[in-house]
Molecule: FMN riboswitch aptamer (RFN element)
Organism: uncultured Acetatifactor sp.
RNA sequence: UUCUUCGGGGUUGGGUGAAAUUCCCUACUGGCGGUGACAGACAGCACAUGAACAUGUGAAUCUGAAGUCCGCGACCCAUAGUCUGCCAAAGCAGGGUAUGGCUGAUCCGGUGAGAGACCGGGACCAACAGUAAAGUCUGGAUGAAAGAAGAA
Numbered sequence: 001u002u003c004u005u006c007g008g009g010g011u012u013g014g015g016u017g018a019a020a021u022u023c024c025c026u027a028c029u030g031g032c033g034g035u036g037a038c039a040g041a042c043a044g045c046a047c048a049u050g051a052a053c054a055u056g057u058g059a060a061u062c063u064g065a066a067g068u069c070c071g072c073g074a075c076c077c078a079u080a081g082u083c084u085g086c087c088a089a090a091g092c093a094g095g096g097u098a099u100g101g102c103u104g105a106u107c108c109g110g111u112g113a114g115a116g117a118c119c120g121g122g123a124c125c126a127a128c129a130g131u132a133a134a135g136u137c138u139g140g141a142u143g144a145a146a147g148a149a150g151a152a
Stems, first nucleotide, its partner, number of pairs: 001152006013025003027136002029126002031072004038064004045058005067124002076101005082095005106122005128139003
């Protein structure tokens, strides 16, 4: 560089109502990469104890580990040029591409030298369209993609 495969979870039970998995109470879910004071494993190495098989400790290594710490993706918007359809042209509609923009949420207590990640508790967040107002239903989407694995 090319190709192949994979690549998102969740409304339980009740209330109101003509109508709500959308409101209210309750319940449930957490994409990808990084970081990582945590956890587990550990042939070998170092050190300690021991007569010794061994045991313990340490670093290294491997595996797992954050929805709200850093970054990314999906959705949406703009611009550019491109392709397709209607078409004489102008123009309109649609597709994909590039660049840019937009894009949510964490505190308290404990431990400790140190907490954004550990332990405990509480809180908060979650594109667009549809519809009784939706993180969870339906739809674009049997799509796209952060990326992961493999092959050449």